[in-house]
Context: one part of a larger RNA
RNA sequence: GAGUGAACGCUGGCGGCGUGUCUGAUUCAUGCAAGUCGAAUGCGAAUGGGGGCAACCCCUAGUAGCAUGGCGAAAGGGCGAGUAAUACGUGGGUAACCUGCCCUCGAGAUGGGGAUAACCCCGCGAAAGCGGGGCUAAUACCGAAUGACAUGUCCUGGUCGCAUGAUCGGGACAUCAAAGACGGGGAUCCGCAAGGACCUGUCACUCGAGGAGGGGCUCACGGCCUAUCAGCUAGUUGGUGAGGUAAAAGCCCACCAAGGCAACGACGGGUAGCCGACCUGAGAGGGUCAACGGCCGCACUGGGACUGAGACACUGCCCAGACUCCUACGGGAGGCAGCAGAGGAGGAUCAUUCGCAAUGGGCGAAAGCCUGACGGUGCGACGCCGCGUGAGGGAUGAAGGCCUUCGGGUUGUAAACCUCUGUCAGGAGUUAUGAAUGACGGGGACAUUAAUACUGUCUCCGUGUGACAAAGGCUCCAAAGGAAGCCACGGCUAACUACGUGCCAGCAGCCGCGGUAAUACGUAGGUGGCAAGCGUUACUC
Numbered sequence: 001g002a003g004u005g006a007a008c009g010c011u012g013g014c015g016g017c018g019u020g021u022c023u024g025a026u027u028c029a030u031g032c033a034a035g036u037c038g039a040a041u042g043c044g045a046a047u048g049g050g051g052g053c054a055a056c057c058c059c060u061a062g063u064a065g066c067a068u069g070g071c072g073a074a075a076g077g078g079c080g081a082g083u084a085a086u087a088c089g090u091g092g093g094u095a096a097c098c099u100g101c102c103c104u105c106g107a108g109a110u111g112g113g114g115a116u117a118a119c120c121c122c123g124c125g126a127a128a129g130c131g132g133g134g135c136u137a138a139u140a141c142c143g144a145a146u147g148a149c150a151u152g153u154c155c156u157g158g159u160c161g162c163a164u165g166a167u168c169g170g171g172a173c174a175u176c177a178a179a180g181a182c183g184g185g186g187a188u189c190c191g192c193a194a195g196g197a198c199c200u201g202u203c204a205c206u207c208g209a210g211g212a213g214g215g216g217c218u219c220a221c222g223g224c225c226u227a228u229c230a231g232c233u234a235g236u237u238g239g240u241g242a243g244g245u246a247a248a249a250g251c252c253c254a255c256c257a258a259g260g261c262a263a264c265g266a267c268g269g270g271u272a273g274c275c276g277a278c279c280u281g282a283g284a285g286g287g288u289c290a291a292c293g294g295c296c297g298c299a300c301u302g303g304g305a306c307u308g309a310g311a312c313a314c315u316g317c318c319c320a321g322a323c324u325c326c327u328a329c330g331g332g333a334g335g336c337a338g339c340a341g342a343g344g345a346g347g348a349u350c351a352u353u354c355g356c357a358a359u360g361g362g363c364g365a366a367a368g369c370c371u372g373a374c375g376g377u378g379c380g381a382c383g384c385c386g387c388g389u390g391a392g393g394g395a396u397g398a399a400g401g402c403c404u405u406c407g408g409g410u411u412g413u414a415a416a417c418c419u420c421u422g423u424c425a426g427g428a429g430u431u432a433u434g435a436a437u438g439a440c441g442g443g444g445a446c447a448u449u450a451a452u453a454c455u456g457u458c459u460c461c462g463u464g465u466g467a468c469a470a471a472g473g474c475u476c477c478a479a480a481g482g483a484a485g486c487c488a489c490g491g492c493u494a495a496c497u498a499c500g501u502g503c504c505a506g507c508a509g510c511c512g513c514g515g516u517a518a519u520a521c522g523u524a525g526g527u528g529g530c531a532a533g534c535g536u537u538a539c540u541c
Stems, first nucleotide, its partner, number of pairs: 001541004006537005013387006019380002021345001026343003030340003035071003040068004048059004078298003088222007097215003102211007110144001112142002119134006150175011180203006188197003224270003231261003236258006243251001273295004277288004300321005323334004351377001353376003359373001360371004390420004400411004424482001426477006434468001439463009485530005490511003496525005506513002
């Protein structure tokens, strides 16, 4: 000199964009943060209104809601405890692998069965909740059929290779599927009708092949300190076999061999999430991992599996532990390192705000619902940037202050005064953008189809949607009015005098000042520097 997620002191007008618990991965009151689908399915209120003498009936409404089922809940969001390598970065390998939703292609979807929740009845319990009996549906569940370019076993041929093999073929045997829903329809058939068969469209379903994107495993190299840590290692190193996994492997096990690592630092100890990047520096280098982005790890502490395409699962389950809460003492409930917020700790870090309008995500055919992701607003000079606190004229160089050699000098064109301007803040009015998709209605074209139905795609017209927002922009009004401080002035280092004090009180980054004329302490005037900031402290280069 530059920098900071800063803090402290004094001061403080406005705006834009950023940014804000670095400490106790400490403990948490309260609210919200993951649901959705009636176009998979069973059941199904109340309130209010109407009718009836009443029991009850109808509408509200197959709505709210309950339950089965599907998809999601493994994402998004937080934090950095642990981790020195099961991590990260860069580049390879997988002839050792998986992949829901999405895209492309091929083939299929036949025919049956038995349950069960919700619900009703009974019972236990303070509660959390639980038990028994009865009814019922499905895209829930279970047999059967069919099934190959699938899988497995066996036989066999070609090509290639890197030992096991890879790839392209042929044959035999065995094994494994499925579910419907919502629209439209002219003939024909069934049916009194509704409707169904049948045809057709969309979505969903089953099996298989390929892709995209995602992931698993593995190899090499690279990046901290310590030798006052020198030897470490028994599943240890390798082999055979068996198991296990989606998959290679001591991953696990039995047996066999005795290996493997290490001064190019093994093993141990300390510290630490890693990186893109960021800061500094001419560069080389040094330092740092806040914000944003990628990867990893964690979710009260420790352990475990279940479900699933995916977890060993932050707001799922089980066990143990510590802690907190409820209890009728028998027993139960909980997990903010999500967003706000509270206590505590600390030098120190914000609102228990608005909205799903936009972007994105989940579910849904869609309308839509959910979304503390996100978009906004608020608070803090915490940072960067921009603007303002007026402009021109104005000498008798006014008054006052300070200094003085008492002549004067200086503050100083500074003020007063005159003439103007109108940024910001204030008031009034007016007006755009973020919003065009989707949906619905109508028209057209194309595709599909037996079809001018339906449906899909494209396009045109109309209807409609804003939290922010009393914001922003523009116009007008008024008025110099509401808006300047902080530090320094001995040298380094730009800037000097007076008074007070008298080795005292004090200053100080270093050198050093102060013991009676102190440009170094304190105050004042003046001056210098920076400016809505200025200084100090801490840390990095």
About this RNA:
Small-subunit ribosomal RNA, 5' domain from a Candidatus Brocadiia bacterium, 541 nucleotides, folded computationally.